[in-house]
RNA sequence: GGAGUCGGCCAGGCAGUCGCUGCCCGUCGCCCGCGGUCAACGCCGCGCGGCACCGGGGAGAGGAAAGUCCGGGCUCCACAGGACGAGGCGCCAGGUAACGCCUGGGGGGCGCGAGCCCACGGAAAGUGCAGCAGAGAGCAGACCGCCUAAGUCGCCGACCCAACACGGGCCGGCGACCGGCAAGGGUGAAAGGGUGCGGUAAGAGCGCACCGCACGCGUGGCAACACGGCGUGGCACGGCAAACCCCGCCUGGAGCAAGGCCAAAUAGGAAUCCAAUGGUGUGGUCCGCACCGGAUUCGGGUAGGCUGCUGGAGGUUCGCGGCGACGCGAAUCCUAGAUGAAUGACUGCCCCGGCGCCCUCGGGUGUCGCGACAGAACCCGGCUUACCGGCCGACUCCCGUU
RNA sequence: GGGCGCUUAGCUCAGCGGGAGAGCACUGCCUUCACACGGCAGGGGUCGCUGGUUCAAUCCCAGCAGCGCCCACCA
Numbered sequence: 001g002g003a004g005u006c007g008g009c010c011a012g013g014c015a016g017u018c019g020c021u022g023c024c025c026g027u028c029g030c031c032c033g034c035g036g037u038c039a040a041c042g043c044c045g046c047g048c049g050g051c052a053c054c055g056g057g058g059a060g061a062g063g064a065a066a067g068u069c070c071g072g073g074c075u076c077c078a079c080a081g082g083a084c085g086a087g088g089c090g091c092c093a094g095g096u097a098a099c100g101c102c103u104g105g106g107g108g109g110c111g112c113g114a115g116c117c118c119a120c121g122g123a124a125a126g127u128g129c130a131g132c133a134g135a136g137a138g139c140a141g142a143c144c145g146c147c148u149a150a151g152u153c154g155c156c157g158a159c160c161c162a163a164c165a166c167g168g169g170c171c172g173g174c175g176a177c178c179g180g181c182a183a184g185g186g187u188g189a190a191a192g193g194g195u196g197c198g199g200u201a202a203g204a205g206c207g208c209a210c211c212g213c214a215c216g217c218g219u220g221g222c223a224a225c226a227c228g229g230c231g232u233g234g235c236a237c238g239g240c241a242a243a244c245c246c247c248g249c250c251u252g253g254a255g256c257a258a259g260g261c262c263a264a265a266u267a268g269g270a271a272u273c274c275a276a277u278g279g280u281g282u283g284g285u286c287c288g289c290a291c292c293g294g295a296u297u298c299g300g301g302u303a304g305g306c307u308g309c310u311g312g313a314g315g316u317u318c319g320c321g322g323c324g325a326c327g328c329g330a331a332u333c334c335u336a337g338a339u340g341a342a343u344g345a346c347u348g349c350c351c352c353g354g355c356g357c358c359c360u361c362g363g364g365u366g367u368c369g370c371g372a373c374a375g376a377a378c379c380c381g382g383c384u385u386a387c388c389g390g391c392c393g394a395c396u397c398c399c400g401u402u
Numbered sequence: 403g404g405g406c407g408c409u410u411a412g413c414u415c416a417g418c419g420g421g422a423g424a425g426c427a428c429u430g431c432c433u434u435c436a437c438a439c440g441g442c443a444g445g446g447g448u449c450g451c452u453g454g455u456u457c458a459a460u461c462c463c464a465g466c467a468g469c470g471c472c473c474a475c476c477a
Base pairs, nucleotide, nucleotide: 001398002397003396004395005394006393007392008391009390010389012350013349014348015347016346017345018344020060021059023057024056025055026054029051030050031049032047033046034045035044036043037042062373066384067383069382070381071380072379073378074255075254076253077252081287082286083285084284086251087250088249089248090247091105092104093103094102095101106120107118108117109116110115121246122245126244127243128240129239143185144184145181146180147179151177152176153175154174155173156172157171159169160168161167193211194210195209196208197207198206212235213233214232215231216230217229218227219226220225259307260306261305262304269298270297271296272295273294274293278292279291280290281289300476301475302474314333315332316331317330318329319328320327321326351371352369353368354367355366356365357364358363359362403473404472405471406470407469408468409467412426413425414424415423420457428444429443430442431441432440450466451465452464453463454462
């Protein structure tokens, strides 16, 4: 100098003007409540009561606020109880409120490396699937091929018996059949360990050596697992469980439009169904528990307010424990609560990017873009997805120079 | 805001691990004087997209995208 890996942070900046939504303070006005006074109207005083105007102060989107994919808090239904079913998760240990998340480790794969990726229990419980091709696809099979030792037949040749001939015996060769084989070819995603030597008619774990594999024991480790530790076994037990299933663990259902309070208005209506061995109570069924009428549809009315609502498994700093996720302790900080839904618009300068011009090659100048993804809605912890760029730290590889 | 479902030919849908199909529509031919009906033949597909599991994916799993449906309170 180049290429790359991992982690963290920021999310254009400053100033001015005008706005939007809560909160706090002040002035004034109106309403309400209480008290006093009055025959009454009214008047006066008080109110950490309400509303409106004005003035001032202070605050105001995110790392993903998103998808709603997981897990919790919270609320209601029994304080959510039992059985079956259904669903989810799946190497091991830990963290956590919990998780399908995170951390550390094991195993496998990729990369020279820093590092990255993995839905990673069980196929020697059972059931099932594997089209086409191929001989054979699941207690496998023989198309081409290899072989002829043993058996049968045919032909040829030599020899022997017999000799007129037919013929018989034996040996050798060739061919066919019956067979043997699974080394090689071929099919397929997949064809029942690999290499070598021996062996054989040809072959084959058939035998042996090494490698691999399985099982048992031992050693190390909490464990997953590892072992160039020992022994046994010729090797079986192929793939798919994001097919049913088995094993282990987890899960009751619904969701802030939950739920509670107030106000307003209407026809307290109609139909169907179920009936006390019944119905409903939240959403699989049964039991159990609670209640005694209930469910569905149509019709009617209101489409208002308050609460839930934001201070919390909260942030920052320091110390301690832990490899780490994280935990404990102390100090300190307060950080949106909207509801047709606020958090913005304009101007100027700077920054960034594109284009043009100038030159002493780094700047100057003009113009354009207004400049990533995107927008809280009960709240948290995660995951996933979207994203212009910039900054910082740690590390790896290559090249060059010293 | 929350819950649920769907996406296959131009339209409506079936298919649910090994061939992408049906009806209507479209095109050509026959029939008719002509049209319709009818008959015969034919064309047309990124199975929404991207990954994964599998030998093999429309189908199984995950993530995105698009479309659609439902919900409040009172008696």